[in-house]
Molecule: small-subunit ribosomal RNA
Organism: uncultured organism
RNA sequence: UGAACGCUGGCGGCGUGCCUAAUACAUGCAAGUCGAACGAGAAUCCACGGCUUCGGCGGUGGAGGAGAGUGGCGCACGGGUGCGUAACACGUAGCUGACCUGCCCUUCGCAGGGGGAUAACACAGCGAAAGUUGUGCUAAUACCGCGUAGGCUGGUGGGGCUUAGAAGCCCAUCAGUAAAGCGAAUGCGGCGAAGGAGGGGGCUGCGGUCCAUCAGCUCGCUGGUGAGGUAACGGCUCACCAGGGCGACGACGGAUAGGGGGCCUGAGAGGGUGACCCCCCACACUGGAACUGAGACACGGUCCAGACUCCUACGGGAGGCAGCAGUAAGGAAUAUUGCACAAUGGGCGCAAGCCUGAUGCAGCAACGCCGCGUGAGGGAUGAAGGGUUUCGGCUCGUAAACCUCUUUUCUGUGUGAAGAGCAAGGACGGUAGCACAGGAAUAAGUCUCGGCUAACUACGUGCCAGCAGCCGCGGUAAAACGUAGGAGGCGAGCGUUAUCCGGAAUUACUGGGCGUAAAGCGCACGUAGGCGGCGCUGCAAGUGGUGCGUGAAAGCUCCCGGCUCAACUGGGAGAGGCCGUACCAAACUGCGGUGCUAGAGACAGAUAGAGGUCGACAGAAUUCCGGGUGGAGUGGUGAAAUGCGUAGAGAUCCGGAGGAAUACCAGAGGCGAAGGCGGUCGGCUGGGUCUGUUCUGACGCUGAGGUGCGAAAGUGUGGGGAGCGAACGGGAUUAGAAACCCCGGUAGUCCACACCGUAAACGAUGCAUACUAGUUGUUAGGUGCCUACGGGCGCUGAGUGACGAAGCCAACGCGUUAAGUAUGCCGCCUGGGGAGUACGGUCGCAAGGCUAAAACUCAAAGGAAUUGACGGAGGCCCGCACAAGCGGUGGAGUAUGUGGUUUAAUUCGAUGCAACGCGAAGAACCUUACCAGGGCUUGACAUGUCCGGAAUCCCGGUGAAAGCUGGGAGUGCCUUCGGGAGCCGGAACACAGGUGGUGCAUGGCUGUCGUCAGCUCGUGUCGUGAGAUGUUGGGUUAAGUCCCGCAACGAGCGCAACCCUCGUCUUUAGUUGCCAGCAUUAAGUUGGGCACUCUAGAGAGACUGCCGGUGACAAACCGGAGGAAGGUGGGGAUGACGUCAAGUCAGCAUGCCCCUUACGCUCUGGGCGACACACGUACUACAAUGGUCGGGACAGAGGGCAGCGAACCUGCGAAGGCAAGCUAAUCCCAGCAAACUCGGCCUCAGUUCAGAUCGCAGGCUGCAACUCGCCUGCGUGAAGGAGGAAUCGCUAGUAAUCGCCGGUCAGAAUACGGCGGUGAUCCGUUCCCGGGCAUUGUACACACCGCCCGUCACACCAUGGAAGCUGCCACGCCCGAGUCGUUACCCUAACCUUUCGGGGAAGG
Repeated sequence: UGAACGCUGGCGGCGUGCCUAAUACAUGCAAGUCGAACGAGAAUCCACGGCUUCGGCGGUGGAGGAGAGUGGCGCACGGGUGCGUAACACGUAGCUGACCUGCCCUUCGCAGGGGGAUAACACAGCGAAAGUUGUGCUAAUACCGCGUAGGCUGGUGGGGCUUAGAAGCCCAUCAGUAAAGCGAAUGCGGCGAAGGAGGGGGCUGCGGUCCAUCAGCUCGCUGGUGAGGUAACGGCUCACCAGGGCGACGACGGAUAGGGGGCCUGAGAGGGUGACCCCCCACACUGGAACUGAGACACGGUCCAGACUCCUACGGGAGGCAGCAGUAAGGAAUAUUGCACAAUGGGCGCAAGCCUGAUGCAGCAACGCCGCGUGAGGGAUGAAGGGUUUCGGCUCGUAAACCUCUUUUCUGUGUGAAGAGCAAGGACGGUAGCACAGGAAUAAGUCUCGGCUAACUACGUGCCAGCAGCCGCGGUAAAACGUAGGAGGCGAGCGUUAUCCGGAAUUACUGGGCGUAAAGCGCACGUAGGCGGCGCUGCAAGUGGUGCGUGAAAGCUCCCGGCUCAACUGGGAGAGGCCGUACCAAACUGCGGUGCUAGAGACAGAUAGAGGUCGACAGAAUUCCGGGUGGAGUGGUGAAAUGCGUAGAGAUCCGGAGGAAUACCAGAGGCGAAGGCGGUCGGCUGGGUCUGUUCUGACGCUGAGGUGCGAAAGUGUGGGGAGCGAACGGGAUUAGAAACCCCGGUAGUCCACACCGUAAACGAUGCAUACUAGUUGUUAGGUGCCUACGGGCGCUGAGUGACGAAGCCAACGCGUUAAGUAUGCCGCCUGGGGAGUACGGUCGCAAGGCUAAAACUCAAAGGAAUUGACGGAGGCCCGCACAAGCGGUGGAGUAUGUGGUUUAAUUCGAUGCAACGCGAAGAACCUUACCAGGGCUUGACAUGUCCGGAAUCCCGGUGAAAGCUGGGAGUGCCUUCGGGAGCCGGAACACAGGUGGUGCAUGGCUGUCGUCAGCUCGUGUCGUGAGAUGUUGGGUUAAGUCCCGCAACGAGCGCAACCCUCGUCUUUAGUUGCCAGCAUUAAGUUGGGCACUCUAGAGAGACUGCCGGUGACAAACCGGAGGAAGGUGGGGAUGACGUCAAGUCAGCAUGCCCCUUACGCUCUGGGCGACACACGUACUACAAUGGUCGGGACAGAGGGCAGCGAACCUGCGAAGGCAAGCUAAUCCCAGCAAACUCGGCCUCAGUUCAGAUCGCAGGCUGCAACUCGCCUGCGUGAAGGAGGAAUCGCUAGUAAUCGCCGGUCAGAAUACGGCGGUGAUCCGUUCCCGGGCAUUGUACACACCGCCCGUCACACCAUGGAAGCUGCCACGCCCGAGUCGUUACCCUAACCUUUCGGGGAAGG
């Protein structure tokens, strides 16, 4: 908001109600009225007389007045609709001297005398009907002549007034022209003329839509003369003549649309709109036409054509709701076939009155606006109940109940208006109102609660279902879905949808922009237009002022009033125009006149230049040709090859030909409007600058269209062709290579003429003018002063660079060469894509250019800057990162872990680095979480209640055990004597329990980047901001380590140091340690000693402290001295801000979810040990630097009482027996530790290498070694001969190699942790990997494992094509009613008559 839809709905008032199909309409009603114009006159009544069968019948006269007719007025108003119309249709202001006007008002004058018809009616026909024909009769305020003419009209002549003028006015004269009566009546009418009022016609200025991809339109078209026509002007129509008229100030064409007052919105300017009410217009089934009339080309009239519907006797007829109701249809959607003429108004009538779907009312609809109500006060044990909860509570909530009160509304009863001027008469209406009675009684919903935006929790759901205006929610803890509780908003409504304005300065007139975001035409000349210097003067168009007219009413604003208020409504005032008009002003703009010189131009002199064009000439170089020398290659590339070359290349020398381009000079230099211009000389020619200040006197600026110029490529014709070189051929590269590289090579590149007309044609910056700090280069000028003549210091106009003030800018940046401050003019922009495309037009030989959309689609596209990350970007630096080495892994066998597979189960977790000898520092049972089977159910474990029993021990049955089920022994401790503590058993219930899920709900802990040198903060400063600075820079370091510098100054977490350990010394203390000297022994065994070693406490020591050099007088670095140790001395512990939703719910803890005679607990057995395979990590090897046998040496650090276990004995041995010592510097593990060393053998072989596998016999632990332990002896003796691609560790007591010990543990290491022994190599930082710092690019930010392009496949959407169908518009033609005219007879009305040819007829 004229709304619709969803849910809901108590009352009243005032309004409003087919926006779609101007689609089709059943039925009723919507325009009649007048007897005071006329004839006739029904029913009925009265009177008179006639007939009568007394029922009545007909006649005459009168009253009466129905229905129909003649005539008059009305039907042109009122009511409806918005099809058409872009127009004088509308609005506004005017004009009409170019006009009309019934009814009404005023004034003057008049109405004499005649004529013939016709409906009705009667009769007779036709037709189904609608209707119609013939004959006969008749009236008028119907119709027609004649007379009269104040006046009017026309003609002629004259006059003055008036006017812009031809109007009008006055006089004379000629001609023409009227009438109606009715009535009882004072009354109502008629005719002519003039004036008025009101109504209408015509003309004009101005105003209000879109498209230029509509640019030219027009033949009655423009004007004239004459005629016709009209109420009237007019090409309105016609004849003739002329050739005009309109148009970028948008003609013509197309699309859309009734216009206005107003209405909605907005601060306004604007934008949108034209329902209701008022004014105007247009239309009335569609199209056309006229008639009548004062008025129509007529909604409820006529005619014609058409479509449609209906009737029909098939011959023919009838109809028009866009009047009120109503129906169908269409549609999201729009009402009663109501009452009344009481009021207001209209028609007719003298009037009474009749008619009136205009109107007044009622009905329906929350459609809108306004008002009212659904109760008010009190009421806390904060009831019950609901919701939630941290279980305490909180909340619904004073809400309810309950008490008190009121009665708007409601119901009932009674009364009862105004609206109506003097009586009666009221549709609404027994309505509004009023009174009384009754009783809280009859009355609340809807939307929302993530942000915008007021309002939050629970449950359900689990990217499902769904929500959504935008952003976005939903993948198991959803304030966003659904439900509930609660809350918020509005409230008889609330939401949704649609539409308009606003916000949107997002079309910018008010009020925007164009360097990089969209946007400056490639450049110039110039037409129209726009704009325009300094004086004086005139005019008054613009402009300003004042007055007048108008801008209808309603609406709007203000004031006052009427309905109880309000909505609504009455009165008054105001506002509203780009309007009209009169007068005044003259600053500014304009127009006219007259001057000026500062703009502009001319003139004279001078001058720089790759400015243009034409011609001539020059040298170097490339290539080719001829000749000489020469003899194998050359050329080319990352490397090659194609190519060239013994037919002599390349190289080199001489000679010649030809084309193109002009090294050095050369510059950030110069010139030109731009494109562009480069050897030298000459001809012709354009522009600029400087100086002089002689002349003109605004002559200027810009510039839509227009015209010209316009790189390269391309086109046409004819030349030319050395080099280069699209296409093309070949060789390479590559997965491919239609490319990059190489060898060739055609158009072309060059010239002449003619086209093309585009470029990142860029300063991505239009032209002109003025103003606004400077500094410093450079080009060509002018000039002052000084000069030692080299030059120096200034000033000045023109150009071209760099930096920079103010200012501007989103920032970057610009900054007197502006992107600053202003003015003038032009061009251009309005989200991205579609698209600079299609169509149309135009230009072009073509290629193509210019102009230039839409559908559809997206929620962005874009600019500048910031922080990161990244880069096959550049710089600096580091790390066993590479390189240089040593040893490995990858091959073998075995061990172990993992994947996979298998299985009843092979429990679970860990998965690139940073999972895989990892959790597990040790699975036969247990562990154990898995599987099969047997059992238990308050439970193996915790707390609480009750009952019983001391606890506990022993013996049976059954069973695989657990368990189930019996029997017996036993009576403790404390006590206030009631009982209590602990333990055991039983019962019921709260609960226990879960290695069940979620590591993406978590805590804690851990890994990793990384022991990398980084990560931040406060204050200040800079920036609109994100942010920056500090932390960057110059050095230096292992280090953001330190120094210096610096708009920064400081600080924190990291680094370093402080801690532990190893290395030297001192000191203290000497047992279990040690032994120099003394004594002693087999032996530090013992005496003795504590010097040494060692042990373990405390200290010292190392700090770039000292010297030299380098460096910036720094930090620091290099070298040196001294020192056990030297520049962090070695090693360890120590891990910043953070990253990976990294790992762990199975170590522990923990939210939520799940299980509860089981997903809990227990037992036996099995499994975690499977095995075609694959991978990781290790061990042992492949042998002679070795193996084996024998002899001989040297450690450190550990562990030990449910323990380590000596010696001795037995056994080949594992081990066993006995047993000392040791709670440990004492004893034991522990022996010779091994590699090593000395000697012997083995002699290169699957071996005297290697030891897997298997057999037999044993040992040990343990309830128990089958699945599935370790060890010993004898025998067996596999693969393996140094490991492909690939890959790992390590820089010093390190790698490599050798053994020893420990933890776990009954037993069970090739694993893990520790210990010592022997003991190597390294030029360097190009590259690979990882990392740090600053810089740079970025379209990345889940951050390069990023982002992203195109084809294809499938689906869908829009558009197009094709086939078929079709609407609208315009033009032409055909049909057609009708209108006007012409011809035919001198004409001749009504009418009469007729033999139907005509004749007569007042008269002209």